[in-house]
Context: one part of a larger RNA
Molecule: large-subunit ribosomal RNA, domain IV
Organism: Acutalibacteraceae bacterium
RNA sequence: GUGUUGUUAAGGAACUCGGCAAGUUGACCCCGUAACUUCGGGAGAAGGGGUGCUCACGAGAGUGAGCCGCAGAGAAUAGGUCCAGGCGACUGUUUAGCAAAAACACAGCUCUAUGCUAAAUCGGAAGAUGAUGUAUAUGGGGUGACGCCUGCCCGGUGCUGGAAGGUUAAGAGGAGGAGUGAGAGCCCCGAAUCGAAGCCCCAGUAAACGGCGGCCGUAACUAUAACGGUCCUAAGGUAGCGAAAUUCCUUGUCAGGUAAGUUCUGACCCGCACGAAUGGCGUAACGAUCUGGACACUGUCUCAACAGCACGCCCG
Numbered sequence: 001g002u003g004u005u006g007u008u009a010a011g012g013a014a015c016u017c018g019g020c021a022a023g024u025u026g027a028c029c030c031c032g033u034a035a036c037u038u039c040g041g042g043a044g045a046a047g048g049g050g051u052g053c054u055c056a057c058g059a060g061a062g063u064g065a066g067c068c069g070c071a072g073a074g075a076a077u078a079g080g081u082c083c084a085g086g087c088g089a090c091u092g093u094u095u096a097g098c099a100a101a102a103a104c105a106c107a108g109c110u111c112u113a114u115g116c117u118a119a120a121u122c123g124g125a126a127g128a129u130g131a132u133g134u135a136u137a138u139g140g141g142g143u144g145a146c147g148c149c150u151g152c153c154c155g156g157u158g159c160u161g162g163a164a165g166g167u168u169a170a171g172a173g174g175a176g177g178a179g180u181g182a183g184a185g186c187c188c189c190g191a192a193u194c195g196a197a198g199c200c201c202c203a204g205u206a207a208a209c210g211g212c213g214g215c216c217g218u219a220a221c222u223a224u225a226a227c228g229g230u231c232c233u234a235a236g237g238u239a240g241c242g243a244a245a246u247u248c249c250u251u252g253u254c255a256g257g258u259a260a261g262u263u264c265u266g267a268c269c270c271g272c273a274c275g276a277a278u279g280g281c282g283u284a285a286c287g288a289u290c291u292g293g294a295c296a297c298u299g300u301c302u303c304a305a306c307a308g309c310a311c312g313c314c315c316g
Stems, first nucleotide, its partner, number of pairs: 001311008010302002014300001019297001027051005036041001038145001052067006068072001080295007087287002092104002108143007120129003146282004151212003156209002158205005165200003171194002176189002179186002213231005240274001241271001252268005
C1' cells in the first nucleotide's frame, strides 16, 4: 500500500444519479392493530410488554415468594417499518454467458374457420397428428383477472356473399383465304360465335387492416363563444382520461410538501402529437418492478482513526 473483517467521539444521508453499501429489525408468548377492500384480506399492519435461576402450590397452563448479573430469545441461526403515485390483476416465464422487466404467458372476453374422410398441420406418397375427439369440440387471430364501458366511418385495402352484365386462356367452331398438285388430295393461316376462375361490377363486414377536419363571424366593460356562416370529407374523436412511460415550447400555471423542490403529489386544459379489445378509465391483493416522501438506523458522509487476518514491500 491492496484485499477482507471488525470497532469508533460529536453529528446522522450533510454522501450520492440514487441510502449503492453497511447498519437497524429479528425467536417465542401476551396486549394491540388504520385507510382501503373483490369481505378472503390488508396483518407479523403499526405500536407496546414479557423471557434467567431457586422454592411453594397446581394434572397442566400458570400463580406467588425469593435470588443473581451491566446484560436472562445472555453465544449462533432468525422481518427494518410506514405514506403516496406509475406499470402489470395475480402464482408463473424469459435474453445458458451484460437486460428478470412495465416484456412473454395467464384465467376471462371476443372474432373467425371447421358437420367429420372436419378445418388445420407434417409428408413425394402411403400414412400420421387433430382424436379413438364431434361445435359445451378442435384450429387460427386479437385482447388480457375483476368493475364501469367499448362511440362515429364500409370511400381505400382485405374478407364474405352475389344464377345478371362487361372483360377473358386453352379448347370448341369454322365464314373466308394462302401454298402445292394434272387431278383426287395434302398442308397452312384464320373472322363471327360458344368457352372458367379471376378482374370489373353490386352488396355486407371495423373486438377485419385502418381512419376519426379547416376558415370566418357573433353576447350591454373586457375576455370567451352556448349561437351563425362557409369549404371539404367515408366519417370528422363520443364517454373517460390528460404537461401523462404520451407535452416540443416547458423548470407551463396554481396549490401541497422543503429554509430552499428541473423530481414528486393534487388541480387546470392551450392534447406540438391521449382515447375506447394495436382496448379506455378505475381497482383490493400481489411485485428481488419504477418514481417521490417519512421514521428508525448507521463510517455513505463531515473526516478520518485504530485493530485482526491475508498479500505486497524491506532485512535475514